[in-house]
RNA sequence: CUCGCGGGGUUGGGUGCAAGUCCCGACCGGCGGUCACAGCCCGCGAACCCCGGAUCCGUCCGGGGCCGAUCCGGUGGAACUCCGGGGCCGACGGUCACAGUCCGGAUGAGAGCGAG
Numbered sequence: 001c002u003c004g005c006g007g008g009g010u011u012g013g014g015u016g017c018a019a020g021u022c023c024c025g026a027c028c029g030g031c032g033g034u035c036a037c038a039g040c041c042c043g044c045g046a047a048c049c050c051c052g053g054a055u056c057c058g059u060c061c062g063g064g065g066c067c068g069a070u071c072c073g074g075u076g077g078a079a080c081u082c083c084g085g086g087g088c089c090g091a092c093g094g095u096c097a098c099a100g101u102c103c104g105g106a107u108g109a110g111a112g113c114g115a116g
Stems, first nucleotide, its partner, number of pairs: 001116005012024003026101002028090002030044004039088002048065007070086005092104003
């Protein structure tokens, strides 16, 4: 430099005109690091906001901001990562009614991973 890959999840019940959005319950967990395997330890990415630049006015490039959540016991030389138990967290816009799980931007972007 080129090419490829690169996010999962509401079964069941209640209320209601109406809910995968509320209530009970269920389910899910991107990427790198770390003495040993991590959603909640450290860092990164997406989203959102701001500034500057470019523009064929569609957007694109650079910089900055913001950015959730864990404890107890056990094993061990070593684990907030394993085992047992109890907790907690989850962008923006949309919607007959409030969304981690539905629809949309997105057949996008991307931390990165692999091959040549």
Source information:
FMN riboswitch aptamer (RFN element) from a marine sediment metagenome, 116 nucleotides, folded computationally. The model forms 100% of the base pairs in the Rfam consensus. Its mean pLDDT, the model's own confidence on a scale to 100, is 84. RNAcentral holds the sequence, with entries from MGnify.